Bacterial RNase P class A from a Candidatus Nomurabacteria bacterium, 352 nucleotides, folded computationally.
A source record names the gene rnpB.
It matches the Rfam family "Bacterial RNase P class A". Rfam describes the family as follows. Ribonuclease P (RNase P) is a ubiquitous endoribonuclease, found in archaea, bacteria and eukarya as well as chloroplasts and mitochondria.
Of the family's consensus pairs, 95% are formed in the model.
RNA sequence: CCAGAUCACUAAACGGCCGCUGGUGUGGGCGAGUAAAAUCGCGCCAUGCGAGAGGAAAGUCCGGGCAGUAUAGAGUAACGACAGUCGCUAACGGCGACCGCGCGCGAGCGUAGGGAAAGUGCCACAGAAACGAAACUACCUCUUAACGGAGGAAAAGGUGAAACGAGUGCGGUAAGAGCGCACAGCGAAUCGCGGUGACGCGAAACGGAGGUAAACCCUGUCGACUGCAAGGAGGUUGGAUAAUUGGCUGCUCGUCAACCAACCGCUAAAAUCCGCUAGAUAUGUUCGGCAACGGGCAUAGUAGAUAGAUGGUAGUUCACGACAAAACCCGGCUUAUCGGUGAUCUGGCAAA
Numbered sequence: 001c002c003a004g005a006u007c008a009c010u011a012a013a014c015g016g017c018c019g020c021u022g023g024u025g026u027g028g029g030c031g032a033g034u035a036a037a038a039u040c041g042c043g044c045c046a047u048g049c050g051a052g053a054g055g056a057a058a059g060u061c062c063g064g065g066c067a068g069u070a071u072a073g074a075g076u077a078a079c080g081a082c083a084g085u086c087g088c089u090a091a092c093g094g095c096g097a098c099c100g101c102g103c104g105c106g107a108g109c110g111u112a113g114g115g116a117a118a119g120u121g122c123c124a125c126a127g128a129a130a131c132g133a134a135a136c137u138a139c140c141u142c143u144u145a146a147c148g149g150a151g152g153a154a155a156a157g158g159u160g161a162a163a164c165g166a167g168u169g170c171g172g173u174a175a176g177a178g179c180g181c182a183c184a185g186c187g188a189a190u191c192g193c194g195g196u197g198a199c200g201c202g203a204a205a206c207g208g209a210g211g212u213a214a215a216c217c218c219u220g221u222c223g224a225c226u227g228c229a230a231g232g233a234g235g236u237u238g239g240a241u242a243a244u245u246g247g248c249u250g251c252u253c254g255u256c257a258a259c260c261a262a263c264c265g266c267u268a269a270a271a272u273c274c275g276c277u278a279g280a281u282a283u284g285u286u287c288g289g290c291a292a293c294g295g296g297c298a299u300a301g302u303a304g305a306u307a308g309a310u311g312g313u314a315g316u317u318c319a320c321g322a323c324a325a326a327a328c329c330c331g332g333c334u335u336a337u338c339g340g341u342g343a344u345c346u347g348g349c350a351a352a
Stems, first nucleotide, its partner, number of pairs: 001348010012317003016313003020052002023049006029042004054323001058334002061332005066227004073253005079223005084098005099113001100111004114218002119216002121212003131165002136157002139152005167183005186207002190203005231274003234264006244258004281300008318321001
């Protein structure tokens, strides 16, 4: 320098003017309050100050917080999700590291990765035959003048995604065959060594077992329902629970509420207030860890609307601007995205 791999960052910049949302301050207005003030309030007016979308705010796919149903309580049946190991986490179907397998010269990438040696099912077309041991052509023996017939064998051919599941050589035989032997290879379980573990390496003996669990099934783990239009703005005590209703898969049990009374509290508005943004928070730094992540310290306060603000306008500059915009909040995943920048690494070429 060329080609590539993996991460991270960024998401035009600068001020001027005019708006919009909410916060806060000041002045005024109105109302309450008072003897008068102080003080308090606002569907009001003016004005100052500082704040105001994203890396995905998206899809709403997974997990959690929060809220209501009992702090969602017990048993059972069913249903669903997930699936290498070790860890991380509030949790996860997420993430990290590692193992196995596949791909790549490599950096790396992909992986729906428990069990087929519990049972059942299925294996299209083609083919004789699709897991039941059978035998189309060819082979061997007997027989026949011949066609053919009887038997043997399962090595060869052809079909197919897959052919009976043991590859090569030698022996063996009428022909053959793990039928026998040697070597190589496979295998759940066994033993030894290494590893926390998945697993790896090695050993002798034994064995012949097709594939499919993204088929039923088996094993293990987990799982209540409804979503901020949730929901709240009444609390305590006592009584009745005989019956009824409700508590969001069925059944059984249990329990709570609805019901009644007393006391205390509140003032009624619904174009309201709370929930509503201070949190598994962010940034920096340090320590531990390969990492995911965790601990300590310091600093910061950073949208909160409810028809829904975050915009418009003129100007200068540039590489000429993509995908797209909160609606209870977080952690992930997935999808969309014009470009630009940086770091580490791999392969090749050249030079020293």